Predicted 3D model of a 99-nucleotide RNA (c-di-GMP-I riboswitch aptamer) from a Gemmatimonadaceae bacterium. Taxonomically the source falls in Gemmatimonadaceae (Bacteria, Gemmatimonadota, Gemmatimonadia, Gemmatimonadales). It matches the Rfam family "c-di-GMP-I riboswitch aptamer". Rfam's curators write: GEMM was predicted in a large-scale screen for bacterial structured RNA regulatory elements. Model confidence (mean pLDDT): 84 of 100.
RNA sequence: CCGAAGAACCGGCAAACCCGCCGAAAGACGGGGACGCAAAGCCACGUGGCUGUCGCAGAGUCUGGAGCAUCGACCUGCUACGCUCGACGGGCUACCGAA
Numbered sequence: 001c002c003g004a005a006g007a008a009c010c011g012g013c014a015a016a017c018c019c020g021c022c023g024a025a026a027g028a029c030g031g032g033g034a035c036g037c038a039a040a041g042c043c044a045c046g047u048g049g050c051u052g053u054c055g056c057a058g059a060g061u062c063u064g065g066a067g068c069a070u071c072g073a074c075c076u077g078c079u080a081c082g083c084u085c086g087a088c089g090g091g092c093u094a095c096c097g098a099a
Stems, first nucleotide, its partner, number of pairs: 006096001012037002017032004022027001035086001041092003045089003048084003055078004060074003
């Protein structure tokens, strides 16, 4: 000096929850707050998870005396181009100095 590992030290980040704000939502951002974290720093590349605006599909229901069809609404399912790195893997970067 490099890699791996992680005693000590200086510190760092900030879960849930609350408030504000943006968003269809998941969720993000700011403030408060600490459950924890040795990469809980960054990247959505792979996988997983979350949401479903838009779109697609579907039985039924809703409108006149009856029936059918169309449009629309409700309901159900599918769906990422959205979100999640404090989900995992991967990539990049990094403080300290013991074994």